[in-house]
């Protein structure tokens, strides 16, 4: 330099163009317990950035940024 893949809460991770973006861990609150731990219930918190297509985009297209890989 060329090509390919990936980017979703603090972490991991699902989501084949249409419901309020699922779940686990973590965190916060309450319950339980003499207390802690365990357990139960609930809350907060995310689509890399900018455009485009579409009635509708996490999903499709383009560019940029970052990460990984192959080739030279």
């Nucleotide at each position: 330099g060329a090509c390919c893949u990936c980017u979703u809460g603090g972490u991991c991770a699902a989501g084949c163009g249409g419901u309020u973006a699922a779940g686990a861990c973590a965190u916060c609150g309450c319950c339980c317990u003499u207390u802690c731990a365990c357990g139960g219930c609930g809350g907060u918190a995310a689509c890399a950035u900018g455009g485009g297509u579409u009635c509708g985009a996490g999903u499709c297209c383009c560019a940029u940024a970052g990460a990984g890989g192959u080739c030279g």